Predicted 3D model of an 84-nucleotide RNA (transfer RNA) from a Clostridia bacterium. Its Rfam family is "tRNA".
Order: sequence, then C1' cells, then structure tokens
RNA sequence: GCCGAUGUGGCGGAAUAGGUAGACGCAAGAGACUUAAAAUCUCUCGAUGGCAACAUCGUGCCGGUUCAAGUCCGGCCAUCGGUA
Repeated sequence: GCCGAUGUGGCGGAAUAGGUAGACGCAAGAGACUUAAAAUCUCUCGAUGGCAACAUCGUGCCGGUUCAAGUCCGGCCAUCGGUA
C1' cells in the first nucleotide's frame, strides 16, 4: 500500500429484510432491613438547559438516502487481523 473485522452509557454488552436507543449484567447513588455492617429487597443512574414540569441533543467523526438510520450508502479516524 491492498483486503477484512470492529467502534453504542463509567465498564462489559444487546438491539440487523430501517420503526420507542440503550435490554441484561457489573460498577455507582438513595431508601428499607440491621445495634452497626454484610447479604437481600426497592428505586435511580447518557449530555445540556430548566426551581420543576419538561425541552433539546446523543450509537467514533463528517456527509448522503429516507416520513424515519445504531442499522443502508460515501469519505475520514482509531484499534485488531490478513497479505505483498
């Protein structure tokens, strides 16, 4: 250089003939239980703005197609593998 695979929360990792983004687990926070703790149970847990209700944004980055994109198409970046 060429070919291929992968890239989603703090971490792992789902979601594919395009249709609610983040299931499930781990970690974390709050509460219950306890003399106290561990264990267990319940709830919360992307970002920004907002007192709140809520709004907007968010799948490596930039574009495209589409009513609708994590998913399809193009370019780029990173990591891994193959090849000369």